[in-house]
RNA sequence: AUUGAACGCUGGCGGUAUGCUUAACACAUGCAAGUCGAACGGUAACAGGAGAUAGUUUACUAUUUUGCUGACGAGUGGCGGACGGGUGAGUAAUGCAUGGGAAUUUACCUAUUAGUGGGGGACAACGUGUGGAAACGCACGCUAAUACCGCAUACGCUCUACGGAGGAAAGCAGGGGAUCUUCGGACCUUGCGCUAAUAGAUGAGCCCAUGUCGGAUUAGCUAGUUGGUAAGGUAAAGGCUUACCAAGGCGACGAUCCGUAGCUGGUUUGAGAGGAUGAUCAGCCACACUGGGACUGAGACACGGCCCAGACUCCUACGGGAGGCAGCAGUGGGGAAUAUUGGACAAUGGGGGCAACCCUGAUCCAGCAAUACCGCGUGUGUGAAGAAGGCCUUCGGGUUGUAAAGCACUUUCAGUGGUGAGGAAACGGGAUAGUAUAAUAUGCUAUUCAAUUGACGUUAACCACAGAAGAAGCACCGGCUAACUCCGUGCCAGCAGCCGCGGUAAUACGGAGGGUGCAAGCGUUACUCGGAAUCACUGGGCGUAAAGCGCGCGCAGGCGGCCUGAUAAGUUGGAUGUGAAAGCCUACGGCUCAACCGUAGAACUGCAUCCAAAACUGUCAGGCUAGAGUGUGGGAGAGGAAGAUGGAAUUAGUUGUGUAGGGGUAAAAUCCGUAGAGAUAACUAGGAAUACCAAAAGCGAAGGCAAUCUUCUGGAACACUACUGACGCUGAGGCGCGAAGGCGUGGGGAGCAAACAGGAUUAGAUACCCUGGUAGUCCACGCAGUAAACGAUGAAUGUUAGUCGUCGGGGGCCUAGUGUCUUCGGUGAUGCAGCUAACGCAUUAAACAUUCCGCCUGGGGAGUACGGUCGCAAGAUUAAAACUCAAAGGAAUAGACGGGGACCCGCACAAGUGGUGGAGCAUGUGGUUUAAUUCGAAGAUACGCGAAGAACCUUACCUAGCCUUGACAUAUAUUAGAACUCCGCAGAGAUGCAGAGGUGCCUUCGGGAGCUUUUAUACAGGUGCUGCACGGCUGUCGUCAGCUCGUGUCGUGAGAUGUUGGGUUAAGUCCCGCAACGAGCGCAACCCUCGUCACUAGUUACUAACGGUUCGGCCGAGGACUCUAGUGAGACUGCCUUCGUAAGGAGGAGGAAGGUGAGGACGACGUCAAGUCAUCAUGGCCCUUACGGCUAGGGCAACACACGUGCUACAAUGGUUGGGACAGUGAGACGCGAUACCGCGAGGUGGAGCAAAUCUAUAAACCCAAUCUCAGUUCGGAUUGUAGUCUGCAACUCGACUACAUGAAGCUGGAAUCACUAGUAAUCGUAGAUCAGCUAUGCUACGGUGAAUACGUUCCCGGGUCUUGUACUCACCGCCCGUCACACCAUGGGAGUUGAUUUCACCCGAAGCGGGGAAGCUAAACUGGCUACCCUCCACGGUGGAAUUAGCGACUGGGGUG
Repeated sequence: AUUGAACGCUGGCGGUAUGCUUAACACAUGCAAGUCGAACGGUAACAGGAGAUAGUUUACUAUUUUGCUGACGAGUGGCGGACGGGUGAGUAAUGCAUGGGAAUUUACCUAUUAGUGGGGGACAACGUGUGGAAACGCACGCUAAUACCGCAUACGCUCUACGGAGGAAAGCAGGGGAUCUUCGGACCUUGCGCUAAUAGAUGAGCCCAUGUCGGAUUAGCUAGUUGGUAAGGUAAAGGCUUACCAAGGCGACGAUCCGUAGCUGGUUUGAGAGGAUGAUCAGCCACACUGGGACUGAGACACGGCCCAGACUCCUACGGGAGGCAGCAGUGGGGAAUAUUGGACAAUGGGGGCAACCCUGAUCCAGCAAUACCGCGUGUGUGAAGAAGGCCUUCGGGUUGUAAAGCACUUUCAGUGGUGAGGAAACGGGAUAGUAUAAUAUGCUAUUCAAUUGACGUUAACCACAGAAGAAGCACCGGCUAACUCCGUGCCAGCAGCCGCGGUAAUACGGAGGGUGCAAGCGUUACUCGGAAUCACUGGGCGUAAAGCGCGCGCAGGCGGCCUGAUAAGUUGGAUGUGAAAGCCUACGGCUCAACCGUAGAACUGCAUCCAAAACUGUCAGGCUAGAGUGUGGGAGAGGAAGAUGGAAUUAGUUGUGUAGGGGUAAAAUCCGUAGAGAUAACUAGGAAUACCAAAAGCGAAGGCAAUCUUCUGGAACACUACUGACGCUGAGGCGCGAAGGCGUGGGGAGCAAACAGGAUUAGAUACCCUGGUAGUCCACGCAGUAAACGAUGAAUGUUAGUCGUCGGGGGCCUAGUGUCUUCGGUGAUGCAGCUAACGCAUUAAACAUUCCGCCUGGGGAGUACGGUCGCAAGAUUAAAACUCAAAGGAAUAGACGGGGACCCGCACAAGUGGUGGAGCAUGUGGUUUAAUUCGAAGAUACGCGAAGAACCUUACCUAGCCUUGACAUAUAUUAGAACUCCGCAGAGAUGCAGAGGUGCCUUCGGGAGCUUUUAUACAGGUGCUGCACGGCUGUCGUCAGCUCGUGUCGUGAGAUGUUGGGUUAAGUCCCGCAACGAGCGCAACCCUCGUCACUAGUUACUAACGGUUCGGCCGAGGACUCUAGUGAGACUGCCUUCGUAAGGAGGAGGAAGGUGAGGACGACGUCAAGUCAUCAUGGCCCUUACGGCUAGGGCAACACACGUGCUACAAUGGUUGGGACAGUGAGACGCGAUACCGCGAGGUGGAGCAAAUCUAUAAACCCAAUCUCAGUUCGGAUUGUAGUCUGCAACUCGACUACAUGAAGCUGGAAUCACUAGUAAUCGUAGAUCAGCUAUGCUACGGUGAAUACGUUCCCGGGUCUUGUACUCACCGCCCGUCACACCAUGGGAGUUGAUUUCACCCGAAGCGGGGAAGCUAAACUGGCUACCCUCCACGGUGGAAUUAGCGACUGGGGUG
C1' cells in the first nucleotide's frame, strides 16, 4: 500500500459498487422452458351464437343439443428444452494462452439455381373391457395430419469397373376477375412453409509449434506401446479400432511416479525487473447426487431428458414406486463470516408464433449489510469578568479556553407539505405514393395520422414551512512515532509490534486532566507485496563471519586465437496480419462535484509472415602461427615400482670377568637381582628405522617422499630451432588416486604401545608420573574412503611499481673470481597502487578482467532421523522436519582478569624488638533473655565505634497515670487580666482545687504597645519510613602517581597518538628521542612546628659582671646568657673529585643541618548505590485525643556462651621499706586551692595566693641503703565480708574512693596473628576534654629513659608502568560443560492394529453400442423391419497379491524448554 474480509467500540445522510473464500454437505416449499389451433383429429373447462324442452307476459331463468364461433385441457405433429443461469469437484494436459494448419460439419439467417407430381397403409387421442394401493399399464376396436412409407422426376449431389447406377418433397393461411364445379372446391395469385444443390455468414469438431506449479529421499517408462500395409469406423485426418509385419517410441533440455491446482484477459504490490493472486466483469474448459451407457437431434453422450448400478431421502395396501437447488429465493449444518421464501416483464435480450400474444428468478428494479470507494453534514460570526467546574501548581498562578454562556445570523442534509422531468421507442391499427400481381387482397419500401404501454415510484430535481433545532466517535501520547502531567498500584495487578516497562516518587500498568492523529468511522486480527541487494536477471557472496568437492583424468555440456570469402540461424531495421471487449493511461464529454459512466486515442513491450543489412556470435570453405603439442640437446631432483647390500643403536641369547645392588622418580614404590642381576668383553639371533649431510632447500596432482647400489618408469624446467596447424580451457554424472586409525586372509614381531594389570599422586584419580604389557605399528593381497585431507584461499588465461634472498637451466662482460650483469622457471621475505568489515593480501593476489565447475543463505535441533546407494563390519554418502531462541558469529577497541611475561615500589616479605591468641578483670559486639534490654555501625574500611563520660535528667525503649491548637513558632478573630510574686490542701508526680498580694508604660482619653490567659481556625509536633530520592560531612583504595583536555595527525569507526620508547627520580621528577605541540587537576614548592644563627623587645621569665641580702634572682641593677615571640638568615647537588650526551648518580669538604633535614596540615579523576534521614538540612510517604506532649518508676548495667580491643600479671633487669634527684604540655572563679590543724586513710576544718611565664598539683621510671631468695612466694591481685569518706534531691537495681580482713586464676601462653626502621620500638609517669560525681584500664596531648635489625626482592599481601591471551564487561566472588532428579513439549524406533489411494491377476458381468440372429412377431414397402436368445467390450462388485500413504500403539532412544 492492498482486501469478496472478520472482531471490538461507535454510528447522521446520499450516490456507486460488492456480498458462503468453509461442507462439489443434505435439502421442506414456491417459482426458474415453453410455445404454435395459420400442421392435425378434436372439445374436458370458459364465453358467445343457433336449435329444442320446461318455468313463464315480450324478455329473463333453468335443462339439454350442436365445434358453428372466440378460444382451448389432454393428445398427434413442428420448433425450442445443446441457449440463457450455476459451480470449480476433477484436470499439470483430451485443458488454457499466443501463433499457425487441413482432412470436416453447421438448424434457424442471407444470396443464387431447380422443384414442390401422383399414391398408400398405420398409430395416439377417443370408445369398450381389464390389472394395480399408487406409479403406471394391457387387450380389442375407430380416426386425422406439415406424423410414416413406396412410386414418378432429378441438374449442379453421391458411387463408379467410366459402361452406368442411386437418391427428394407437404402443405397451411389471405384474396379473387374470367373459366369449370359433385358447391366442398378446382384454378390463379400473394405470403409463410417443404425438397435438392451451390456459395456466404455464424457456431462447432480436429491437428501442430511455443509457453504453462513443487518434489530426484520418484531414474528408468512403454505391447496398441512406436512405425508400416490392409480393412473397418467417423462429419472429418489419425492405432480411433482390428489383422498382419517390423522393433521401435519417451527420458538428466527430467520421462514415469507422487503432491498441489480450473486456465486467461486481468487484480494487487513494486522505480522497474519481479513477487503474490485468478472474487465481482469478460473469453475458454470441466461438471450437474456417485459411477457407467447410449438414444434423439444440425448440435448432447444432455443441470430442471432416458436406461442401468450404488449411496441417501420419501411414499406404500410390502407386491412395488418416487427423487436429485453447483438455477432464484429460502432451510438445516459447517464456520470468524456473507443478504429477501420481494416487484415487474416498463426497458435490454432470448424461445415459440403470420401476428396479437404467451413464457423468461436471464434481466431491470426494490429490500438487508459502514463490506468497499466517493461526496455532504453535525453549524457561522462575534464574544475576556479570561465566569463556574475540572486538572496541575513553585500557591504567585497556569491550563481546559473564544471553548461555554450571552448577542447577531444561516438552514445544506434529515422532517412536513406541494410541484414534477427523463428512462417510451415501438409492435399493432388507419391513410397516401411506389413496387410484385389480373387485382382497389396481401406483402415490401417511403411518407404521414390518431391512440396506447413505467416494476422502480411517495423517482431525480425544484418550491414552500419551522427551528441550531435531530446528527462524533475511535485509537494513541517511553523510543521507533505526532502527542505529558497528577493520582492509584508496588516484579502484584497488568502492558508489549521490536527494544522493553512494573520490586513506593511508573510520561510504558489502571484512572483522570490535558494533548496528538484520523474521522462516520477508528482500532485489532488475518492474508499478499514492499522495505529485503534477506535467492542478488536488473542486483550478493565463499582466507578468518554460512560457503572451494582431499586430489587428478575425462564423456556430455558451457566457453574459445589471427586473416579471407560465403551464408543468414541468432542479431538489427522496415512492412503486413494478429494481439477480443472491458480494465490501466491520455483527451474530451454526462450525472451540481467526485466515485461512477460514455466517446475517441494511445498502449497491449508478444507471436506469425515477407523484405532488407551483414559489424558481432553461429555454420560452411580456404589460409596463418603468437595458444597447445611433437622433435633434438645437456643438466637437477627424499617423484614412483621391484630387487640387492650396509653400518650405528635397542632388545634377547650363549660364554668369560665380577659382586650387591640395579632400575625408576619431584620423592617413592611396584619391578629385576646372591638360583649371581646391573656393569664389562666377545660372539650369535632377529626386527624396525635410516644420525651427521639438512636448508626459508628439492620432487610430486594431492595424500606424501630421506642409508647405499642396480634395473624399470612418470613428470617438470631450460636451450635450439624444425614440424603439426586451434588439435584449447573448464568439466555435472563417471573413473582413478587418496595420511592415520580400522576390517579380512596369511606371514612377521626388535623397539614402541591403545586395551589391560600393578605401583604412586589425590578427598577421589577409571588421568597426568613409574614398572610391565596385548592388539596394532612391519610385509603380501583385498576392503575401507575419511582428517584442522589447511595456504581454512577451485582450475585456466591475460594485465598491473619495486627491493632483498634462495633452488634449477641458459646468456653477456672482464680484473677470470668464492666475481659481476642479465634472462626463463620454481620457492621465500618485505613493500606501492588497488582491494578488504577489519585483520590483512599485494606479479605465487584476497588487485584489475574473462571462461567453466563446486558451494552458501540466522543459531540450535543436525551432518541427526527416515528412505536410497556403498560396505564383512565399523561406518561412509545423499539428507530433512516438528519444536525452540533473538540471537549465534567475524574482526578490531578500551578496560578488567591470568596458578602469562618484563620492570619498579611499600614494615609487603626477610632480619630484628615487643605484643595478641592461654589467666583474672575492664570495655565493645554477637547470641540468648526480657515488659523493655532504644537506635545505628558489619571483611579490609563494624566491634574502648556514634558516646569528649546512661544513678534521675540525658532517653530515643518498657509499664502506669495524665494533656489535645498542644512543651515550641507564626497569623487572624475572640474572652479575661498588667506582667508578676507568695501560700494552703489532695496526689508518686504531672496536675487539680482554693486563697493572698500587685494594678505598671504611652495617650489626642476613643484607645494603643508588650505580656499572660480563654475559645476557634489555619497549623504545630514526630530520634516515625526511605542514606537505593538527596545536600553537606566522612571512611577506603592512597600521599598511590596517576587522571585528563585543546589543536593537530592516524583510523570507516569504537579509539589511538600526546601519556609509548632509552635513561633517571620519592614522584607523569627531570633529560634525550619521537606526529605531535601545548595546557589543566594531582607530585613538588608556597603554610605550621622542631633543629642553628642574627636582629628587635625584655615581664611575671633569666642572672654573666657590679652592689646589697633574711642567702630564696630575694632586692637594686643588667639586656650579655637561657627563655619568651616577632622579623630575618641558612641548604641550592652551590663547591671539589669521579661516572654519564643530558637529567642525574657515587664519594668528599665545609656546615647546626646534605641531597625531600625531621614531623604536621594538605588527599587528583574516580571506585565501593561504602557510612550517616538519630548532628544538621531536605523531597516523597506515614501518624494527628497520637507514631505528638507531660510525669513517676523501670530498662539501656540482664548472662550458659562466642569474638574484638585493652589493663594487670605470672616475678629477682623483680617486690617491699626508708632516703634522694630531674620535666613538659595543659587546666583553673558555680574554679584551682598553699602553709597550718584533725583523721591510719579516703577526707575534714580553714582560706594565703591566683582570672595566671607571678598563685595552685610530690612527676615516675632513676639513684643510694636495707630486706625478701625461687616458693603459687613479702609474686599476683580477682572475689568476698565489715567499717567508712566524698559527690549528689537521691548511690537498692547502678558511682568512685579509703581502711581492715579475705587472697582466686595465673609460673610466659596451640594453630594462628599484630605493630614498629630512630629520639622510632620498648618502658615511665604527667596533663586535658567530657564532667555534680564516676564505672577512664578509654581517647587526646606532654615530656623522661631509650634499643636491635634490614643480606636482599625468590616467595606471601597491596600498588604502579609496558606487553601478551581472553568465549570476562555485574568485569575471575566472571563465564561456563555434562550426568542425575522433577515438570512440560514436539519428534525417531516399535510387537502390531485401523483406514485411504494406486496397481496386477482371476471371477462375476447390469444397462448399452456393435456382431450374429435358423426360432418368434409384422398393415404397407420384402435382398425389409422388430424381437427372444447367443458373442465381444464393459461400470459396480468379489477373491488373492503388491506398493504408497495416514492415524493409534505397551515400551524405548535421543532432542528442546523451565
Molecule: small-subunit ribosomal RNA
Organism: uncultured bacterium